A computed fold for an 84-nucleotide RNA from a Pseudomonadota bacterium, annotated as transfer RNA.
RNA sequence: GGCUCUGUGGCGGAACGGUAGACGCGGCGGACUCAAAAUCCGCUCUCUUCGGAGGUGCCAGUUCGAGUCUGGCCAGAGCUACCA
Numbered sequence: 001g002g003c004u005c006u007g008u009g010g011c012g013g014a015a016c017g018g019u020a021g022a023c024g025c026g027g028c029g030g031a032c033u034c035a036a037a038a039u040c041c042g043c044u045c046u047c048u049u050c051g052g053a054g055g056u057g058c059c060a061g062u063u064c065g066a067g068u069c070u071g072g073c074c075a076g077a078g079c080u081a082c083c084a
Base pairs, nucleotide, nucleotide: 001080002079003078004077005076006075007074010025011024012023018064026044027043028042029041030040031039045054046053047052057073058072059071060070061069
């Protein structure tokens, strides 16, 4: 240099082109208890005037609609070629 794969919350990970983050872990709050453990319930991407708005590595494109398809770029991993 070429090719392939990967990139989504704090973490692991879901999502036929149609409500992004299901489910689990962790965290926070509450119930229960004399107290705790266990168990159960709620919340847990960001901003917010609490009505909403934004968000899938970045920039474009296709589409009514893109995490998903196409192009370019960035980062990581692997394979491969060249080298005096």

Model confidence (mean pLDDT): 81 of 100. It was read from a public genome assembly. It matches the Rfam family "tRNA". Rfam classes the family as a transfer RNA. Gene Ontology term of the family: triplet codon-amino acid adaptor activity.